Source information
Predicted 3D model of a 71-nucleotide RNA (transfer RNA) from Candidatus Woesebacteria bacterium GW2011_GWF1_31_35. NCBI's taxonomy places the organism under Bacteria, Bacteria candidate phyla, Candidatus Woeseibacteriota. The RNAcentral record of the sequence draws on ENA. Model confidence (mean pLDDT): 84 of 100. It matches the Rfam family "tRNA". Rfam describes the family as follows. Transfer RNA (tRNA) molecules are approximately 80 nucleotides in length.
RNA sequence: GGGCUCGUAGUUUAAUGGUAGAACACAGCAUUCGCAUUGCUGAAAUCCGAGUUCGAUUCUCGGUGAGUCCA
Numbered sequence: 001g002g003g004c005u006c007g008u009a010g011u012u013u014a015a016u017g018g019u020a021g022a023a024c025a026c027a028g029c030a031u032u033c034g035c036a037u038u039g040c041u042g043a044a045a046u047c048c049g050a051g052u053u054c055g056a057u058u059c060u061c062g063g064u065g066a067g068u069c070c071a
Base pairs, nucleotide, nucleotide: 001070002069003068004067005066006065007064010024011023012022013021018054026042027041028040029039030038047063048062049061050060051059
C1' cells in the first nucleotide's frame, strides 16, 4: 500500500427496513442482628458524516478505529 471481516448500555451479545431486547455488572427497596444469597424496581447503548426510503442498527457511499490475509 491492497483485499476481506467487524464496530449496538460499563462488559458480553440479540434484532430479515417498522417503538433497540437480554445476561452479567451498577443503583434503590424488601429479606438478615450484619454480610452474602434471593426477589422486585430503576438507570444505562446503535463509531462519525452523507445518501436512498414514509421510515435505517439493518441498504449504498465516504471517513475513522480494531482484527485478519497478501505485498